[in-house]
Predicted 3D model of RNase P RNA and transfer RNA as a complex of 417 nucleotides. Rfam match: Bacterial RNase P class A. The family's RNA type in Rfam is ribozyme. The prediction has a mean pLDDT of 76.
RNA sequence: GGCGAUUGGACAGCUGCUAUAUAUUUUAUAUAUAUAGAGGAAAGUCCGAGCACUAAUGAGAAAAGUGCCAGUUAACGGCUGGUCAAGGUAACUUGAAGGAAAGUGCCACAGAAAAAAUACCGCUAUGAAUUAUUCAUAGUAAGGGUGAAAAGGCGAGGUAAGAGCUCACCGCUUUGUUGGUAACAACAAAGGCAUGGUAAACCCCACUUGGUGAAAGGCCAGAUAAAAGGAAAUGGAUUAUCUCAUAUCCAAGUACUUUGGGUAGGCCGCUUGAGCUUAAUGGUAACAUUAAGUCUAGAUAGAUAGCUGUCAGUUUAAAACUACAGAACUCGGCUUAUAGAUCGCC
RNA sequence: GCGAGAUAGCUCAGGCGGUCAGAGCGUCGGAUUCAUAACCCGGAGGUCGAGAGUUCGAGUCUCUCUCUCGC
Repeated sequence: GGCGAUUGGACAGCUGCUAUAUAUUUUAUAUAUAUAGAGGAAAGUCCGAGCACUAAUGAGAAAAGUGCCAGUUAACGGCUGGUCAAGGUAACUUGAAGGAAAGUGCCACAGAAAAAAUACCGCUAUGAAUUAUUCAUAGUAAGGGUGAAAAGGCGAGGUAAGAGCUCACCGCUUUGUUGGUAACAACAAAGGCAUGGUAAACCCCACUUGGUGAAAGGCCAGAUAAAAGGAAAUGGAUUAUCUCAUAUCCAAGUACUUUGGGUAGGCCGCUUGAGCUUAAUGGUAACAUUAAGUCUAGAUAGAUAGCUGUCAGUUUAAAACUACAGAACUCGGCUUAUAGAUCGCC
Repeated sequence: GCGAGAUAGCUCAGGCGGUCAGAGCGUCGGAUUCAUAACCCGGAGGUCGAGAGUUCGAGUCUCUCUCUCGC
């Protein structure tokens, strides 16, 4: 320096608060006894699910998410392992990691030119003029300049000057062999070979996906005003996004819709779960299987506090008392906040 | 449980990104006027809430955090 884990006070007594069980009793918000009583993030609400409610039938279209390979899981955008890429001296960290030849966009300014994209300076050859230079024609893309990026890179040969023009090495494309489940890696042969980048641009490809949300939803009691209105049939309404079709209902209705009134009380949901701990086996691991043990808040204006004493830690000693911070259906993750103390590995 | 916003001292624009940052009010100076106001001219003033990322380039795109408002 990097990675991972634990803890974030303990014991006793008295008074006090909440739940459950038992007993008594004046059945009451009662008394007594016993047991239990906030977190690693309970936070954010970024994901996934359990659970509950929601659909007349069919066809078509959309919208959102994920994105290398394999495994794990109830599932996930999570986790584990690996491949490749980037950063770091390194241990390690991060990755939004499919496709640019299916198509459409964008690449400002600078620069000659920004994609079937080029000749500004320069170099070479020829000609004309002439005071040491200028012009014209032909060739050139190596050098220079501009830029984030300019028709693969470096070296040698070759050329009028240059150019993969030729050769060796690297890079790229195609094919094959070997290793690996695979992503991929290594090697060999052939080919002078690449019409830039960008998809957290639209899009294409593969896979997945209804909506709402415990203030869900259900039961009981009670109260109010059998309240007052509305349009139309080539019409109106009924779905789990939108459109279309079929089916059904509707002229005063238990369809639809506007206004107004009453209630906001009690009980359930509410805590035994994909639960937790330990051991063995399998696996690199995440995790799985088997066996044994265990039950750890369920409040509903919202419960765990105060005093005394002892011990531990910090301190020269004393005092003070630990950072971030409190359940409200449950669970698996991610992200964020965190004084200090201890341990292990690299 | 859900939906929006944050840009100059104040109120607000800012296109499926071009290397920019605007408008009005306010403020400073000048001109005008006996003096002030109005009108006219010119100027200053900006970490685009914070951080990381994609891209050549981010006020704009993506993610996380902070604050404010509403149902």